Context: one part of a larger RNA
Molecule: small-subunit ribosomal RNA, central domain
Organism: uncultured Alphaproteobacteria bacterium
RNA sequence: CUGGGCGUAAAGGGUGCGCAGGCGGCGGCUCAAGUCAGGUGUGAAAGCCCCGGGCUUAACCUGGGAUGUGCGCUUGAAACUAGGUCGCUAGAGUGUGUCAGAGGGGGGUGGAAUUCCACGUGUAGCAGUGAAAUGCGUAGAGAUGUGGAGGAACACCGAUGGCGAAGGCAGCCCCCUGGGAUAACACUGACGCUCGGGCACGAAAGCGUGGGGAGCAAACAGGAUUAGAUACCCUGGUAGUCCACGCCCUAAACGAUGUCAACUAGUUGUCGGGGAAGCAAUUUCUCGGUAACGCAGCUAACGCGUGAAGUUGACCGGCCUGGGGAGUACGGUCGCAAGAUUAAAACUC
Numbered sequence: 001c002u003g004g005g006c007g008u009a010a011a012g013g014g015u016g017c018g019c020a021g022g023c024g025g026c027g028g029c030u031c032a033a034g035u036c037a038g039g040u041g042u043g044a045a046a047g048c049c050c051c052g053g054g055c056u057u058a059a060c061c062u063g064g065g066a067u068g069u070g071c072g073c074u075u076g077a078a079a080c081u082a083g084g085u086c087g088c089u090a091g092a093g094u095g096u097g098u099c100a101g102a103g104g105g106g107g108g109u110g111g112a113a114u115u116c117c118a119c120g121u122g123u124a125g126c127a128g129u130g131a132a133a134u135g136c137g138u139a140g141a142g143a144u145g146u147g148g149a150g151g152a153a154c155a156c157c158g159a160u161g162g163c164g165a166a167g168g169c170a171g172c173c174c175c176c177u178g179g180g181a182u183a184a185c186a187c188u189g190a191c192g193c194u195c196g197g198g199c200a201c202g203a204a205a206g207c208g209u210g211g212g213g214a215g216c217a218a219a220c221a222g223g224a225u226u227a228g229a230u231a232c233c234c235u236g237g238u239a240g241u242c243c244a245c246g247c248c249c250u251a252a253a254c255g256a257u258g259u260c261a262a263c264u265a266g267u268u269g270u271c272g273g274g275g276a277a278g279c280a281a282u283u284u285c286u287c288g289g290u291a292a293c294g295c296a297g298c299u300a301a302c303g304c305g306u307g308a309a310g311u312u313g314a315c316c317g318g319c320c321u322g323g324g325g326a327g328u329a330c331g332g333u334c335g336c337a338a339g340a341u342u343a344a345a346a347c348u349c
Stems, first nucleotide, its partner, number of pairs: 004320003007302002014201004021194003025088006033081002035077008049065006091191001092188004096183004103177007110154001115149007125136002162169002206247006215241002220236004258316001261312003266293012297304002322349003331342004
């Protein structure tokens, strides 16, 4: 290089943007780099192969031929690829109208609840468990009423729902802002697809500085349980959880399914838009999403099945190659650190 694979057996990068690279719509003309054909030069000898010859044969030696997949020069061909040029509108995009949405950032604001504080009423318990105890309470708890403080999260609506590239996003209002769907026209005219390196984003935990701290709660303390109990249960409780800024860069980051495009039976639900019919209820068609089932087909099976794991074409990149050793050691890069990333071997089964 060829080949086989990647939903669950080893294997899709966490996600996007995107330079180089690879690949790329329809028509005309042109060129002749790739491509194809002819001619020609070269492609040493020996060897291999074919036909002969010489040693009594053979091995061996020897004459001739063929071949030498290649390269150069030259003459042509013009379908395809590349280049040039002129066009096109089916890909892609722009404009206009309409629409849905927890998409993102900032500011403000609301009620319920927990906790705490103050005061009133009131008296002996409260809390907790399988049962208890630690704990709280006559210095007046718990209960109840009024007022206040503060932090965090937003019941119902709520969904098999919506939005976002992924991570993820939910009270309400305002400001700024990204993306999407759809309808009919107009416009640009291949402007596209994918992407090594790169850049950006990236749950939770963790780290730095400064704030904040109601509830919850690693660590920790105590009470139980137990043979023990460094746990499960209970009473407490600090980091943390929250905010700002800066790091970390991991995950069952999952649909365990890379991105883009075309094609291939249907049925049912739901979300968003549009058309038609109807007085209306509603019915029906269509585009885009999200679900359940299911034909063909695929699959080792499970299952997938127009949102494919089907068919294909196409394109590009990532990754796998028995188990353990090991996602480890060493080295490099990154990081304040924790560590992350890249990534073996001996040995062993």